Small-subunit ribosomal RNA, 5' domain from a wastewater metagenome, 500 nucleotides, folded computationally. RNAcentral holds the full RNA, with entries from SILVA. Its mean pLDDT, the model's own confidence on a scale to 100, is 84.
[in-house]
Context: one part of a larger RNA
RNA sequence: GAGUGAACGCUGGCGGCGUGCUUAACACAUGCAAGUCGAACGGAUCAAAGUAGCUUGCUAUUUUGGUUAGUGGCGCACGGGUGAGUAAUGUAUAGCUAACCUGCCCUUUAGUGGGGGACAACAGUUGGAAACGACUGCUAAUACCCCAUACUCCUUCUUGCCAUAAGGUGAGUCGGGAAAGAUUUAUUGCUAAAGGAUGGGGCUUUAUUGUAUCAGCUAGUUGGUGAGGUAAUGGCUCACCAAGGCUAUGACGCAUACCUGGUCUGAGAGGAUGAUCAGGCACACUGGAACUGAGACACGGUCCAGACUCCUACGGGAGGCAGCAGUGGGGAAUAUUGCACAAUGGAGGAAACUCUGAUGCAGCAACGCCGCGUGGAGGAUGACGCAUUUCGGUGUGUAAACUCCUUUUAUAAGGGAAGAUAAUGACGGUACCUUAUGAAUAAGCACCGGCUAACUCCGUGCCAGCAGCCGCGGUAAUACGGAGGGUGCAAGCGUUACUC
Numbered sequence: 001g002a003g004u005g006a007a008c009g010c011u012g013g014c015g016g017c018g019u020g021c022u023u024a025a026c027a028c029a030u031g032c033a034a035g036u037c038g039a040a041c042g043g044a045u046c047a048a049a050g051u052a053g054c055u056u057g058c059u060a061u062u063u064u065g066g067u068u069a070g071u072g073g074c075g076c077a078c079g080g081g082u083g084a085g086u087a088a089u090g091u092a093u094a095g096c097u098a099a100c101c102u103g104c105c106c107u108u109u110a111g112u113g114g115g116g117g118a119c120a121a122c123a124g125u126u127g128g129a130a131a132c133g134a135c136u137g138c139u140a141a142u143a144c145c146c147c148a149u150a151c152u153c154c155u156u157c158u159u160g161c162c163a164u165a166a167g168g169u170g171a172g173u174c175g176g177g178a179a180a181g182a183u184u185u186a187u188u189g190c191u192a193a194a195g196g197a198u199g200g201g202g203c204u205u206u207a208u209u210g211u212a213u214c215a216g217c218u219a220g221u222u223g224g225u226g227a228g229g230u231a232a233u234g235g236c237u238c239a240c241c242a243a244g245g246c247u248a249u250g251a252c253g254c255a256u257a258c259c260u261g262g263u264c265u266g267a268g269a270g271g272a273u274g275a276u277c278a279g280g281c282a283c284a285c286u287g288g289a290a291c292u293g294a295g296a297c298a299c300g301g302u303c304c305a306g307a308c309u310c311c312u313a314c315g316g317g318a319g320g321c322a323g324c325a326g327u328g329g330g331g332a333a334u335a336u337u338g339c340a341c342a343a344u345g346g347a348g349g350a351a352a353c354u355c356u357g358a359u360g361c362a363g364c365a366a367c368g369c370c371g372c373g374u375g376g377a378g379g380a381u382g383a384c385g386c387a388u389u390u391c392g393g394u395g396u397g398u399a400a401a402c403u404c405c406u407u408u409u410a411u412a413a414g415g416g417a418a419g420a421u422a423a424u425g426a427c428g429g430u431a432c433c434u435u436a437u438g439a440a441u442a443a444g445c446a447c448c449g450g451c452u453a454a455c456u457c458c459g460u461g462c463c464a465g466c467a468g469c470c471g472c473g474g475u476a477a478u479a480c481g482g483a484g485g486g487u488g489c490a491a492g493c494g495u496u497a498c499u500c
Base pairs, nucleotide, nucleotide: 001500002499003498004497006496007495008494009493010492013372014371015370016369017368018367019365020364021330026328027327028326030325031324032323035074036073037072040071041070043068044067045066046065047064048063049062050061051060052059053058054057081283082282083281090208091207092206094204095203096202097201100200101199105196106195107194108193109192110191111190112189113147114146115145116144122137123136124135125134126133127132153176154175157172158171159170160169161168162167181188182187183186209255210254211253216246217245218244221243222242223241224240225239226238227237228236258280259279260278261277262273263272264271265270285306286305287304288303289302308319309318310317311316336362338361339360340359344358345356346355347354348353375405376404377403378402385396386395387394388393410437411436412435413434414433415432419427444489445488446487447486448485449470450469451468455484456483457482458481459480465472466471
């Protein structure tokens, strides 16, 4: 000198765009943050219209339109948060997968035949304070099951070609394996197989902090055979066999730390850093486990154990803000318990639409960057005041007053968007425009011995104090405190901390 997610002191007019718990991955009151589909299903219930019976306002029934607890489907693995762990099971980079999977989506081919038994809801009985159940009976489906049929699918065996380390690609053969309808008149579903796209899993090369006052480490350890397991390779797991494997090119241990694109600085090389934004990873009270599913070992799912908090009729139960707000605590320090789904995007749905603290906006904060303003021109007898003085004067100073002008801004009134496309605007009567009023509403902070731009007076008297370094102060202090004046920056200015 540059920089910061900064803080503190003094001061503070406006706008735009950004940014805002760096500390306790500390504990959390309250509300919201993941639902949706009646065009899968049986019911329940409300309204309207119609029909029949008649006791004339009731019962039964049909149609249409709502609402929906339950069964069922899809979603809940995305989006959002945090950085505790992790020094390599991660990340970055370049490859491999002939060792793999992939719901929804796209393309192609073929199919969608027949049958069956349940379980919720519901009704009845019943346990419990509650959370939540138990038994009996009835019932539907795109829920579940069986049979049929089926190819390139799976599998047994035979075999051709290519290749050779496993292997790849054809032909035949034994056995096995599918399906679901709905509304309406055209669609959309369902099943099998092949291809694509997208998303992932796995393996490998290289790079990736400090420490040797850590020098030896390792028995599933290293390799083989076989088996199991997985979507898939593999000690991933197991049985047996062999005795290997790593290491001063730093194994093993300890400490620290999410990584990268980037960011800051620097002429560069480099050094420091990893907030916001983007990609990857990990985690979800702590530890462990699996279930469902195309996908999780699952933040707002389940089970077990633990700590903590709450309810209890003491028998037993409930909970998880590192989602958005918000509270307490910690701290030098970091915001509203706001509005809207109008836009973009997401989930479900044929759609209408519903949901969406993602997102779009608004609120708070000079926290940062950028822009604007606090007036302009004239005006000397150089007024008053203040300071100083050699008492003549000098400085403040064209500064003020005063005259003329302007209205960015401000205030008031009126108009009023784009963002949306037929409709639909939270922002918002916002931005912006017009008119009126009137210099009106708007300047501070630090410094002035040298480094370093800027000097005098008074007070104090090695005291009180200053200080980044050198150093000032013991009676004439340009260095302390005040005043006048000056210098620098300016809605900021200084100080502190940290980086280069």
Its Rfam family is "Bacterial small subunit ribosomal RNA".